[in-house]
Order: sequence, then structure tokens, then C1' cells
RNA sequence: GCAUAUAUAGUUUAAUGGCAGAACAUUCGCUUCCCAAGCAAAGGGCACGGGUUCGAUUCCCGUUAUGUGCA
Repeated sequence: GCAUAUAUAGUUUAAUGGCAGAACAUUCGCUUCCCAAGCAAAGGGCACGGGUUCGAUUCCCGUUAUGUGCA
């Protein structure tokens, strides 16, 4: 330099056009003499910019970052 893949919560990840879920973690409550464990609840997220569409995490283009392959 070329090609290709990926980017979703603090972390690991699901969601193939219509309310963005889960687990762990965090906070609060219950339980316990205390801790741990257990139970219940809450907060928190679609890398960035444009386009298509009634509607975009999803489709298209570009940018950024990371990985892989070739040179």
C1' cells in the first nucleotide's frame, strides 16, 4: 500500500428494518448476631459523520480504532 473482519452497559456478549436483552459487576432493600451466599428491585449502552426508508443497532458510503491475510 491492497484485501478482509470487527466496533452494543464498567466487562463478556445477544438482537438480520418497528419497546435494545442477558450474565457478571455497581447501588439499594430483604434475609443473617456479623460477613459470605441467596432473593427482590434500580441505574447505566448501539464508535463517529452522512445517505436510503414512514421507521436504522440492523441496509449503503465515508472516517476513526483494532485484528487477520498478501505485498
Molecule: transfer RNA
Organism: Erysipelotrichaceae bacterium